[in-house]
RNA sequence: CGGGGUGUAGCUCAGUCAGGCUAGAGCGCACGGUUCGGGACCGUGAGGCCGGCAGUUCGAAUCUGCCCACCCCGACCA
Numbered sequence: 001c002g003g004g005g006u007g008u009a010g011c012u013c014a015g016u017c018a019g020g021c022u023a024g025a026g027c028g029c030a031c032g033g034u035u036c037g038g039g040a041c042c043g044u045g046a047g048g049c050c051g052g053c054a055g056u057u058c059g060a061a062u063c064u065g066c067c068c069a070c071c072c073c074g075a076c077c078a
Base pairs, nucleotide, nucleotide: 001074002073003072004071005070006069007068010027011026012025013024020058029045030044031043032042033041034040051067052066053065054064055063
């Protein structure tokens, strides 16, 4: 430098292909209940504007362009 993949809650991921209800799950976290306490279980809750900017559209996590970060392959140099 070229090609491909990934980026969504603290962590691991689904949702994207084929745009449409208020963005979800598990784990973790906070509070409450049960218990002498811990663990475990049950209940409730907080936590995101979907990597960034722009574009298309009535409507974008989803489509398009550019950029950023990480991973893989190749080329170049050595």
Molecule: transfer RNA
Organism: Dehalococcoidia bacterium